Overview:
Predicted 3D model of a 74-nucleotide RNA (transfer RNA) from an uncultured Bacilli bacterium. Its Rfam family is "tRNA". The prediction has a mean pLDDT of 81.

Parts: sequence; structure tokens; C1' cells
RNA sequence: GUCUCGAUAGCUCAGUUGGAUAGAGUGUUAGCCUCCGAAGCUAAAGGUCGUGAGUUCAAAUCUCACUCGAGACA
Repeated sequence: GUCUCGAUAGCUCAGUUGGAUAGAGUGUUAGCCUCCGAAGCUAAAGGUCGUGAGUUCAAAUCUCACUCGAGACA
């Protein structure tokens, strides 16, 4: 330099053919339980879906550019 894959909650990830309120586990906080903790149960908070632009009635999803990371080739 060329090509491929990836970036979604603090962390690890899912998200179907573009459409429903963007989800799970884990962690955090609060409550229940307990003599007190742990474990268990319940709830809550937490997201500009990497950045910018485009297409569309509608974009996490499609297109383009860029940034960062991983890999292949030279």
C1' cells in the first nucleotide's frame, strides 16, 4: 500500500429481510430475606449504536468518507 473482519450499557456480547419502547448476561445501587454477611428474590439507574455525510416516509441495520483495533497478502 491492497483486501477482509470488527466498534452497540462500566465489562462480555446478541440484535433476523430497514419498521414495534434498542436487549441479555455480568457488574453497580436500593429493597426483601438474615442476628450480621454471603447466596437467593425483586426493582431501578446506566446507550448521541465509533465520527461525519448520503439514500429512505423510516437507518444499529443500506451506501460513501474518516478514526481506532484485529488479521491476510505484498